Molecule: Lysine riboswitch aptamer
Organism: Tepidibacillus fermentans
RNA sequence: UUGUGAGGUAGGGGUUGCAAAAUUCAUGAGUCGUCUACGGGAAUGUCGGGAAAAUGAUGAACGUAGAUAAAAGGGGAUUUUGCCGAAGCAUACUUAUGAAUCCCGCAUAAGUAUAGCUGGGCUUACAUCGAAUAGGUGUAAGACUGUCACAGUUAAACAUCCCAAUUUAACUGUGGAGAACUAUCUUGAUC
Numbered sequence: 001u002u003g004u005g006a007g008g009u010a011g012g013g014g015u016u017g018c019a020a021a022a023u024u025c026a027u028g029a030g031u032c033g034u035c036u037a038c039g040g041g042a043a044u045g046u047c048g049g050g051a052a053a054a055u056g057a058u059g060a061a062c063g064u065a066g067a068u069a070a071a072a073g074g075g076g077a078u079u080u081u082g083c084c085g086a087a088g089c090a091u092a093c094u095u096a097u098g099a100a101u102c103c104c105g106c107a108u109a110a111g112u113a114u115a116g117c118u119g120g121g122c123u124u125a126c127a128u129c130g131a132a133u134a135g136g137u138g139u140a141a142g143a144c145u146g147u148c149a150c151a152g153u154u155a156a157a158c159a160u161c162c163c164a165a166u167u168u169a170a171c172u173g174u175g176g177a178g179a180a181c182u183a184u185c186u187u188g189a190u191c
Base pairs, nucleotide, nucleotide: 001189002188005187006186007185008184009183010182011181014084017083018082019081020080021079022078023077024076025075033068034067035066036065037064038063039062043055044054047105048104049103050102051101087118088117089116090114091113092112093111094110095109096108097107098106119145120144122142123141124140125139126138127137128136129135147176148175149174150173151172152171153170154169155168156167157166
C1' cells in the first nucleotide's frame, strides 16, 4: 500500500435504549370462591370435546337476597443488576402445567434449532391477547433519531499568488442494514 479476507478486544445510539429482580401503589373487585336463607327439582363432573373416578332427593345444575371475601398475569414509581440482537416475534421439536385419571385439541411457561424477520424508540389505523379506555404482539403508514455510502453547498487545514485536487467539520437530499458501525490488535500478499 492492498484486501471490500479471517479472527480478537473495546465502545456509541437514549434521559421513555433493552431485559430481569426486589419493594411499594393502584387496578383486577365487592369480582372468583365460601357460608346462610328462599326458589328450583335431576343432574354436575371446572380451558373446549369425549370417557370416567367422584358428588347429588340427607336436594344437583341454575336463579334471587344477605354475610364474608381473594389471587395471578399485566400496569405506575423507586432501587439494584446484566447488557447494546441488548431484546421481541415467527416456525418446528421436546418437557412441564392447566380441579382424581385417560384420549384429542387449545393455551401458558422453559429449552433447543432455523445466517427465519426487526437498527432504535414514538404516533396512528386494523387484527389479536387481556377485566380494561392500561399494556403486550403482528401488519401497514407517518414523522423523529443513530450509523454507513453517494451527491451537492459552506467553512477550515494543507498548499504559500490564485484556482483545482485532497482531508476534516457542519448542513441538505437520496439510499442501505446490526454477523452492522467506530476505534484498535493479530494474521495473508506486495514494496